[in-house]
This is a predicted complex of two RNAs, RNase P RNA and transfer RNA, with 433 nucleotides together.
RNA sequence: CCAGAUUGUUGGGCGAUCGCUUGUUUUUAACAAGAGGAAAGUCCGGGCAGCAUAGGAUAGGGCAGUUGCUAACGGCAACCGGGGGUAACCCUAGGGAAAGUGCCACAGAAACGAUACCACCUCGUCCCUAAAGGGCGAGGUAAGGGUGAAACGAGUGGGGUAAGAGCCCACAGCGACGCGCGGUGACGCGCGGAGGAGGUAAACCCUGCCUGCUGCAAGGUGGUUGGUCUCCAUCGUUUAUCGAUGGUAGUGUCCGCUGAAUGACCAGCCAAUUAAACCGCUCGAUCGUAUGGGUAACCGUACGGCUAGAUAGAUGAUCGUCGAUCGACAGAACCCGGCUUACAGACAAUCUGGCUAC
RNA sequence: GGCCCGUUGGUCAAGCGGUUAAGACGUUAGCCUCUCACGCUGAAAUCAUGGGUUCGAUUCCCGUACGGGUCACCA
Repeated sequence: CCAGAUUGUUGGGCGAUCGCUUGUUUUUAACAAGAGGAAAGUCCGGGCAGCAUAGGAUAGGGCAGUUGCUAACGGCAACCGGGGGUAACCCUAGGGAAAGUGCCACAGAAACGAUACCACCUCGUCCCUAAAGGGCGAGGUAAGGGUGAAACGAGUGGGGUAAGAGCCCACAGCGACGCGCGGUGACGCGCGGAGGAGGUAAACCCUGCCUGCUGCAAGGUGGUUGGUCUCCAUCGUUUAUCGAUGGUAGUGUCCGCUGAAUGACCAGCCAAUUAAACCGCUCGAUCGUAUGGGUAACCGUACGGCUAGAUAGAUGAUCGUCGAUCGACAGAACCCGGCUUACAGACAAUCUGGCUAC
Repeated sequence: GGCCCGUUGGUCAAGCGGUUAAGACGUUAGCCUCUCACGCUGAAAUCAUGGGUUCGAUUCCCGUACGGGUCACCA
């Protein structure tokens, strides 16, 4: 210098004027604060709230290498196995097909039950015969050809045979399982390995783990006094009630449990207000700096900070100046942790390969 | 705001692992006819899009884009 890999930062700064939303105050006003890295998609998880029931089983749904992190997760980190790349590095829905069932179109003899189109071989017979050869029939074989994405599924060599075949032998290979060593573990290495051998589980299914449902349009909103109600039927005991059985209601179904009371309704008085209201609502698994532990995700400790909260919905416009001309994707609506997707331009760090020069 | 669905010729749509992706209306080319209509024969599909699983994907799985429902989903 060229080509490439990975990661991160920023997304204009300052000032003036005029506006908008919220808060505070001494309220014709002043002061302070005012969108994002994704606020987006709404794909996961959690907080929070309600459902009188949050127990067990099962259905349904989800997840799937191991260990760790976390409030939790389908997220993240490190590692293991597999694949790609010269490399930096990247991708990986990665339990089970030696439980069972299903499926494998077309082609092909045959798609996992077994079977035979060409072929190889034996016998019989016929034709032509000097021989070779050919046709037909009966049988043996599955080594070779052919079909197909895939062919019965352990390759090479030798023996064996009429021809052949793990039929037999030697060597080599996969693998359930067993043993030893290393590792927390997935797993790796070594030895043995009989009696195991197609693919497919993003087909049913099996195994293990998680899971109640609904979402802030959830949900809630003064004090005091008095009264009423607390599923139905039958039976027994009793008259305050309690027990048994059956039915019935309840958040998939069944069992269990429960028909409660910090509950509901009615009336009086007091206080407040029309509800187009108030609360939930933004101080929180929070942010910044320093430091300790850990390979990392992450977890502590100290100090400091408060940083939108609307309900027709604010966060804008103009000018000047610096800069490099401001132009990308896009705008909160209960909150938070992730994932995914979009993104003009500018900048930084680490690493790999090649070439050149010293 | 939340929640829930859908996408196959121009339109309405069937197919839900397999040979060439049905059908109707419409469009269009040819035939028929003196001409038009009717009728007959034919043509036109990135199955929204990008990946994955599989021998094979419109179909199964994941992501994205676009569209729809909202007094007969939620105040």
It holds a member of the Rfam family "Bacterial RNase P class A". The family's RNA type in Rfam is ribozyme. From the family's description: Ribonuclease P (RNase P) is a ubiquitous endoribonuclease, found in archaea, bacteria and eukarya as well as chloroplasts and mitochondria.